[in-house]
Description: A computed fold for a 477-nucleotide part of an RNA from an uncultured bacterium, annotated as small-subunit ribosomal RNA, 3' major domain. The coordinates come from a structure-prediction model, not an experiment, and the mean pLDDT is 82.
Context: one part of a larger RNA
């Protein structure tokens, strides 16, 4: 000087407290461990691995296993040499295919017509190839402490020196934020601001959007209109600016006015010096080492989906604030041409036939659902719950057995609110309700990322946990 303390002090954080909802019990989904297996490819392991890489494992993917093939090779290039009028297209045979053999067809380009170029196949050679090893050789990228308020430098001064000072102190702040003081004076990276979005208003524009007034219609449908909504571009607005109080005449804090909004307005992006030899050689790049008729490469089938069990993360429930039936109201944000697909018809349904319109503020996906009204059920393992299983179908796709999703009929399991424990959350948040998208032929999505609808509960800082500052002790460096 740091690190550490079951030392004391100050402060902060859903850290505790006050609450609400979960998880831990059940069934299922998914990931992991373990076990099994020919293989169950690999990586990730406290927080910070475990719905993670994977924003899509039937084949492919695929890296794994079994079997069958190839060896300058699956792609590309250089050189040498030999060969063929071919390469290609198509057919047949064998085969699981890869591939091998045979037949047919066909005869590249430039040329003065000599020749040259391009191409196929074989041999040789140089470069190949490797999801093989090492993330403890590395780059790049990322997680984490932590959006915590810190981390440093120049000059000066002090100290023999390591170092100190500045950065400590008194206040204050979300903040090393600002003020005052001070052997310090300044500066840099961080904080804040600048960026995006949302909340009010103004101006311009008026189609595909809108409809107050005037006509009109089944319907903003049509004429018309630019008021309003929305959209889009530009501006305005919030700065402790104003008033009162407290304060040290400061910074600031408390209250108030005006205002759509008040003290960082809400949300996002933004992550200092560094820590963990943290993660990644399997995105990519790359040193060293290793393989080179194989650890490379092609193909078929299988596996990654196994199953006594253990754990994590979720979904659905256990019902009456409910289940079921009928009727009815109100979104936002997205996506669409190898696409989204309306009206119509067929089917109980999944879906099918057909195809208007739309590269989309125009058309479509697309009925939002909780809600509301009426009816029914009446406390029972039930009209709760939907696992599991049988049968019949639909869709995608060469192909659905291993191993897809969906529909209908039947079947109706566990489950009566969950021990010790543990977890999320302070406002349009929790909880609850639906909708969309990426990936994608299809889908194991209950995941992830977004969108809106309805809409709660907090005396405070003694204690637990994590962090910041100064101080104290120290058997540690």
């Nucleotide at each position: 000087u740091g690190a550490c303390g079951g030392g004391g002090g100050c402060c902060c954080g859903c850290a505790c407290a006050a609450g609400c909802g979960g998880u831990g019990g059940a069934g299922c989904a998914u990931g992991u461990g373990g076990u099994u297996c020919a293989a169950u490819u690999c990586g990730a392991c406290g927080c910070a691995a475990c719905g993670c890489g994977a924003a899509g494992a039937a084949c492919c993917u695929u890296a794994c296993c079994u079997g069958g093939g190839c060896u300058c090779g699956a792609a590309c290039g250089g050189c040498u040499u030999c060969u063929c009028a071919a390469c290609g297209u198509u057919c047949g045979u064998a085969g699981a295919a890869a591939u091998a053999c045979g037949g047919a067809u066909a005869u590249c380009c430039c040329g003065c017509a000599a020749g040259g170029g391009a191409g196929u196949g074989g041999a040789g050679u140089c470069g190949a190839g490797g999801u093989g090893c090492u993330g403890c050789a590395u780059g790049g990228c990322u997680g984490u402490c932590g959006u915590c308020a810190g981390c440093u430098c120049g000059u000066g001064u002090c100290g023999u020196g390591a170092g100190a000072u500045g950065u400590u102190g008194g206040g204050u702040u979300a903040a090393g934020u600002c003020c005052c003081g001070c052997a310090a004076c300044g500066a840099g990276c961080g904080c804040a601001a600048c960026c995006c979005u949302u909340g009010c208003c103004c101006u311009g524009u008026u189609u595909u959007g809108c409809c107050a007034u005037c006509a009109u219609u089944a319907a903003g449908u049509u004429g018309g209109g630019g008021a309003c909504u929305c959209a889009u571009a530009g501006g305005a607005g919030a700065c402790u600016g104003c008033c009162g109080g407290u304060g040290a005449c400061a910074a600031a804090c408390c209250g108030g006015a005006g205002g759509a909004a008040g003290g960082u307005g809400g949300g996002g992006a933004u992550g200092a010096c560094g820590u963990c030899a943290a993660g990644u050689c399997a995105u990519c790049a790359u040193g060293c080492c290793c393989c080179u008729u194989a650890u490379g490469u092609c193909c078929a089938g299988g596996g990654c989906u196994a199953c006594a069990c253990a754990c994590g993360u979720g979904c659905u429930a256990c019902a009456u604030u409910g289940g079921c039936g009928c009727a009815u109201a109100c979104a936002a944000a997205g996506g669409g041409c190898a696409g989204c697909a309306a009206u119509a018809c067929c089917g109980c349904g999944a879906g099918g036939u057909g195809g208007a319109g739309c590269g989309a503020a125009u058309c479509c996906c697309a009925u939002a659902a909780a809600g509301u009204g009426c009816g029914u059920c009446u406390c029972g393992g039930u009209u709760c719950g939907g696992a599991u299983u049988g049968g019949a179908g639909g869709c995608u796709g060469a192909a659905a057995u291993u191993c897809g999703c969906c529909u209908c009929c039947a079947u109706g399991a566990a489950g009566g609110u969950g021990g010790a424990g543990u977890u999320g959350c302070u406002a349009g948040u929790a909880a609850u309700c639906g909708c969309g998208g990426a990936u994608c032929a299809g889908c194991a999505a209950u995941g992830c990322c977004g969108c809106g609808g309805u809409g709660a509960u907090a005396c405070g800082u003694u204690c637990c946990c994590g962090g910041g500052c100064a101080u104290u002790g120290c058997a540690c460096a």